Context: one part of a larger RNA
C1' cells in the first nucleotide's frame, strides 16, 4: 500500500421487496455435451461459452472423411533456355469428374523483300530455376480488434508540505448531487484523462421551398377517387431558426451549493432515447477475418475432383417457439401505421387453379409504380366447457417452386391422419412509461431454404414501488489481520 473479513459507517443498482409476464413439465425449432462413426472439420467453456463467429452446409461454401488424380503447382514476381506453332479454339478416345491420350485449325507488332520468304520481340505454350501454398502448431511471443468489470465515478501528475522510507497530503472533513457535480472549510495549490457539454434522433413553433407529396377555398369531371385546371393554406417533407437556463416567484438552507413547492410553457430540473467506454482487471476471447515472429510441411500438412459428412442418435443442458383455450376458435364483413426494399429486380389489373403457382405483362433506376394484405381491433354469426370446432407433432397420398441436382439433406400448398399436452416440482429470468406483456409489417444474408434466429418499425397498452432488514454487486471512509 494493497487485498481479504460469516468487521462497523453512509450510499447506489430492477439487487431485493411490491407487482406484471415468463423459464423450469409438452411438442417442435436451435445450440451444446455425450455417443456414434471413414468423418461426424475448427473455434467459444462462470456471470462475459451453448438461435455464439454462423447477416442462410443439397453441389459451392468446407477447413473433415473416402476414392481418384496433379507436382514450379489453383495464386504472385523475376531469370535461363527452348521450339515455332505450340496456347486458346473445334473434334476424337478412356473416364463420375479432375486429369491422361489423341487430331484438325490459326495467330499479333516491327524490320528486310515485288513476292515467295527470312529475321527480331512481347504476349502465351513447353522444360528448369529462384520460389509458391498451409483455415498446420503457439493467442502463454504479438498488432490489431473485441467481451466483462461498468456509462461504475473514478484514475492520475506537476510544483509544495509531512514522513530516515515505502508513502502520505492533494482525493480527507461538512453539505450537495445522476456524477472527484457543486458549494465550504482546509499545507495545500493547480492540471490532466474521465463526468457533464458539444453530436445524431425525437417531442412544440416560425422562415425558406410547393413536387412526385397536400387539398382550406374555387371552376370542370366520374358510379367513384386530388381525378383535372388551380392554389401552397393545412398535413407532410428536409434544411435553417427559435425554445429551458433553476431564467422566475415562494420556502428551507451557512449571506453558500443545493433540495421542495409554485407559475408561465410543447416539454422543468439531464425532457426522452441514441452515440460516446478513463487508469486498469481477467497471461479472458480471437495466429479460421486480417496482419506477424518462431517451429513444422514441400511429389505433401500444398493443388484439383467425384461422392459423403459437418443435419449421424439411448441421453443431458442451454436459448427459443407454438399451445393447452370461452379476454377463445371458426366463418362473413370493415377500419387505421411505420420503417424498408425493388432493374439477372419489384411486378399491378385481367385469365387458370380449392390452393401453393401458372400464363401474360400496365407501371416503375421509384415522395410518382409496385412488394401491400397491416395483424391484434370493430361488426354479425356458429361453437358451449368437451383432449373439443382447443392444441397441432406425426405420418400416407397428390400437387407447386427454386436450382445441373431437392436419396441422404430444401421450402410451399391440398387432402386424409390427427400425438403430448388441462398452466407445470426444487429452482430460476425479464421488466420502472409510450416500459412490460401483445398484435403485425419491413429487412440484411439468399437461387431456394430448414428464419421460430437476429436486426429494425409502428399499432394496442397497463400493475408496482410503503421502503432499505435480508439476498447479489459496486462506490467512499473506517477498522482487524500470522495474506501480497
Nucleotide at each position: 500500500u494493497g487485498a481479504c473479513g460469516g468487521g462497523g459507517g453512509c450510499u447506489c443498482a430492477c439487487a431485493c421487496a411490491a407487482g406484471c409476464g415468463g423459464u423450469g413439465g409438452a411438442g417442435c425449432a436451435u445450440g451444446u455435451u455425450g455417443c456414434u462413426u471413414a468423418a461426424u472439420u475448427c473455434g467459444a467453456g462462470g456471470c462475459a461459452a451453448c438461435g455464439c463467429g454462423a447477416a442462410g452446409a443439397a453441389c459451392c461454401u468446407u477447413a473433415c472423411c473416402u476414392a481418384g488424380u496433379c507436382u514450379u503447382g489453383a495464386c504472385a514476381u523475376g531469370c535461363u533456355u527452348g521450339g515455332a506453332u505450340u496456347a486458346a479454339c473445334u473434334c476424337c478416345c478412356g473416364g463420375a469428374a479432375a486429369c491422361g491420350g489423341g487430331a484438325g485449325c490459326c495467330a499479333c507488332a516491327c524490320c528486310c523483300g515485288c513476292a515467295a520468304g527470312g529475321g527480331u520481340g512481347g504476349a502465351a505454350c513447353a522444360a528448369g530455376c529462384a520460389c509458391a501454398g498451409g483455415u498446420g502448431c503457439u493467442g502463454c511471443a504479438u498488432g490489431g480488434c473485441u467481451g466483462u468489470c461498468g456509462u461504475c465515478a473514478g484514475c492520475u501528475c506537476g510544483u509544495g508540505c509531512u514522513g530516515u522510507g515505502a508513502a502520505g497530503u492533494g482525493u480527507c472533513g461538512g453539505g450537495u448531487u445522476a456524477a472527484g457535480u457543486c458549494c465550504c472549510u482546509u499545507a495545500a495549490c493547480g492540471a490532466g484523462c474521465g463526468c457533464a457539454a458539444c453530436c445524431c434522433c425525437u417531442g412544440u413553433c416560425g422562415c425558406u421551398a410547393g413536387u412526385u407529396g397536400c387539398u382550406c377555398a374555387u371552376g370542370g369531371g366520374u358510379c367513384a377517387u386530388g381525378c383535372c385546371g388551380a392554389g401552397u393554406a393545412c398535413u407532410c417533407u428536409a434544411g435553417c431558426g427559435a425554445g429551458a437556463c433553476u431564467g422566475c416567484c415562494g420556502g428551507u438552507g451557512u449571506c453558500a451549493a443545493a433540495c421542495c413547492g409554485g407559475a408561465g410553457g410543447a416539454a422543468g430540473g439531464u425532457g426522452g432515447g441514441g452515440a460516446u467506454g478513463a487508469c486498469g482487471u481477467c497471461a479472458a476471447g480471437u495466429c479460421c477475418u486480417c496482419a506477424u515472429g518462431u517451429c513444422c510441411u514441400u511429389u505433401a500438412u500444398g493443388a484439383c475432383u467425384a461422392g459423403g459428412g459437418u443435419u449421424g442418435c439411448a441421453a443431458a443442458c442451454g436459448u427459443g417457439c407454438u399451445a393447452c383455450a370461452a379476454u377463445g376458435g371458426c366463418g362473413c364483413g370493415u377500419a387505421c401505421a411505420a420503417a424498408g426494399c425493388g432493374a439477372u429486380g419489384c411486378a399491378a389489373g385481367a385469365c387458370a387453379g380449392c390452393a401453393a403457382u401458372g400464363u401474360g405483362g400496365a407501371g416503375c433506376a421509384a415522395a410518382u409504380c409496385g412488394c401491400a394484405a397491416a395483424a391484434a381491433g370493430c361488426g354479425c354469426g356458429c361453437c358451449c366447457c368437451a383432449g373439443u370446432u382447443c392444441g397441432g407433432a406425426u405420418u400416407g397420398c397428390a400437387g407447386g417452386c427454386u436450382g445441373c441436382a431437392a436419396c441422404u439433406c430444401g421450402c410451399c400448398u391440398g387432402c386424409a391422419u390427427g400425438a403430448a399436452g388441462c398452466c407445470g416440482g426444487a429452482a430460476u429470468c425479464g421488466c420502472u412509461a409510450g416500459u412490460a406483456a401483445u398484435c403485425g409489417c419491413g429487412g440484411a444474408u439468399c437461387a431456394g431454404c430448414u428464419a421460430c434466429g437476429c436486426c429494425g418499425c409502428g399499432g394496442u397498452g397497463a400493475a408496482u414501488a410503503u421502503g432499505u432488514u435480508c439476498c447479489u454487486g459496486a462506490g467512499c471512509c473506517u477498522u482487524g489481520u500470522a495474506c501480497a